[in-house]
Context: one part of a larger RNA
Molecule: small-subunit ribosomal RNA, central domain
Organism: uncultured archaeon
RNA sequence: UUGGGCCUAAAGCAUCCGUAGCUGGCUGUACAAGUCCCCUGUUAAACCCAACGAUUUAAUCGUUGGCUUGCGGGGGAUACUGUUCGGCUAGGGGACGGGAGAGGCAGACGGUAUUCUUGGGGUAGGAGUGAAAUCCUAUAAUCCCAAGAAGACCACCAGUGGCGAAGGCUGUCUGCUAGAACGCGCCCGACGGUGAGGGAUGAAAGCUGGGGGAGCGAACCGGAUUAGAUACCCGGGUAGUCCCAGCUGUAAACGAUGCAGACUAGGUGUUUGGACGGCCACGUGCCGUUCUAGUGCCGCAGGGAAGCUGUUAAGUCUGCCGCCUGGGGAGUACGAUCGAAAGAUUGAAACUU
Numbered sequence: 001u002u003g004g005g006c007c008u009a010a011a012g013c014a015u016c017c018g019u020a021g022c023u024g025g026c027u028g029u030a031c032a033a034g035u036c037c038c039c040u041g042u043u044a045a046a047c048c049c050a051a052c053g054a055u056u057u058a059a060u061c062g063u064u065g066g067c068u069u070g071c072g073g074g075g076g077a078u079a080c081u082g083u084u085c086g087g088c089u090a091g092g093g094g095a096c097g098g099g100a101g102a103g104g105c106a107g108a109c110g111g112u113a114u115u116c117u118u119g120g121g122g123u124a125g126g127a128g129u130g131a132a133a134u135c136c137u138a139u140a141a142u143c144c145c146a147a148g149a150a151g152a153c154c155a156c157c158a159g160u161g162g163c164g165a166a167g168g169c170u171g172u173c174u175g176c177u178a179g180a181a182c183g184c185g186c187c188c189g190a191c192g193g194u195g196a197g198g199g200a201u202g203a204a205a206g207c208u209g210g211g212g213g214a215g216c217g218a219a220c221c222g223g224a225u226u227a228g229a230u231a232c233c234c235g236g237g238u239a240g241u242c243c244c245a246g247c248u249g250u251a252a253a254c255g256a257u258g259c260a261g262a263c264u265a266g267g268u269g270u271u272u273g274g275a276c277g278g279c280c281a282c283g284u285g286c287c288g289u290u291c292u293a294g295u296g297c298c299g300c301a302g303g304g305a306a307g308c309u310g311u312u313a314a315g316u317c318u319g320c321c322g323c324c325u326g327g328g329g330a331g332u333a334c335g336a337u338c339g340a341a342a343g344a345u346u347g348a349a350a351c352u353u
Base pairs, nucleotide, nucleotide: 003325004324005323006322007307008306012321014201015200016199017198021194022193023192025088026087027086028085030083031082033081034080035077036076037075038074039073040072041071042070048066049065050064051063052062053061054060091191092188093187094186096183097182103177104176105175106174107173108172109171110154111153114150115149116148117147118146119145120144121143125136126135162169163168206247207246208245209244210243211242215241216240220236221235222234223233258320259319260318261317262316263315266298267297268296269295270294271293273291274290275289276288277287278286279285302309303308326353327352328351335346336345337344338343
């Protein structure tokens, strides 16, 4: 609970697609449902309000008028909403053009390092720390050279750079594939916005089955530290981390800021595309101005409790959705749905303060 809010106080769904619903550009015609006006019927009485009257006054009572904001019928108006039939192009979509990008999927190839194995060289230490020890090493380690194997990763370039709805995406090349920006103004002609339910995607960890396993490394075992040390530090090390097929569906999934549109000073970087001008070692080049779309910083007005925000709004407005309503109990119990499980989603109350 017809209120006020949601960056940080409680509160924006993890993200997108989309059904119903709600909502919607300019313009003409018709209708008259909403809307507005007039007439009329009904809206019992009491009650309520006003005036007057009665009781000396008052309470009280009476009379008259109003009210009863509604509903029905008839007549009219047509600006707005709605409906009908048309038209338009500024929203939206499509076509075409040349560009940008770690967007996605698949395949092939490569690189350094690490570990292990083999061979050669070489000899007493190595490793580790604040200091040590556990540990490795005379069955020859560490170190140097060569060869081979394996798995994971992708230095420099690299950038408050780029792309993606979000999660996220970075060695090189190829194939397939998606989206956005710019230019053009050719085509369609409001086809749009949001979106309860619903669907799809969704880091890490975890789980099921099958592979793989170099390094790292929960658990675990040792060594230290310490009063203790179930830790921080050191030596090992299983699951896992990797791949394939499934499941799970959560994160400080954050810009802690829902999506879409319009309007409201600027300055300065940077990325992509276009236009114009200048330079030119004519290169897919460099510089300047400018338009558009992103991405940063600063900042006026305004907003804000302040921090701050400020054309990428938290300003001024519109549409739609989600959510909040003192702390604890509690994201718990119960029920339901989903899941193989772990658990997830939905989600109270008593009591307490």